[in-house]
Molecule: Glycine riboswitch aptamer
Organism: Allosphingosinicella deserti
RNA sequence: GGUGCGCGUGCGGGAGAGAGCGGCGGGUUUCGGCCUGCCGCCGCCGAAGGAGCAACCACCCCGGAAUCUCUCAGGCAAAAGGGACCGCACGGGCAUA
Numbered sequence: 001g002g003u004g005c006g007c008g009u010g011c012g013g014g015a016g017a018g019a020g021c022g023g024c025g026g027g028u029u030u031c032g033g034c035c036u037g038c039c040g041c042c043g044c045c046g047a048a049g050g051a052g053c054a055a056c057c058a059c060c061c062c063g064g065a066a067u068c069u070c071u072c073a074g075g076c077a078a079a080a081g082g083g084a085c086c087g088c089a090c091g092g093g094c095a096u097a
Base pairs, nucleotide, nucleotide: 002096003095004094005093007091008090009089010088011087012086013085018042020041021040022039023038024037025036026035027034028033043076044075045074049072050070051069052068056064057063
């Protein structure tokens, strides 16, 4: 230096689901309302995280393992935020003909 693997950072893309009902407040008001926080209830979503099983892998023991499943957590108007995963760029790590 090439190649492979994975890690970090930056940029870009990135879905789903009630503008639900009730209570207690806060802000505002043209006094009709509007916005918003918390709590409870019912209904939902899966792509932070978490958990479970599996094809499969490994095996002395301990096991590992998904975009599947669950929904503890999180989320459910728009916006914002988050977001598995994908792409590009940069950085360095391991391995190596």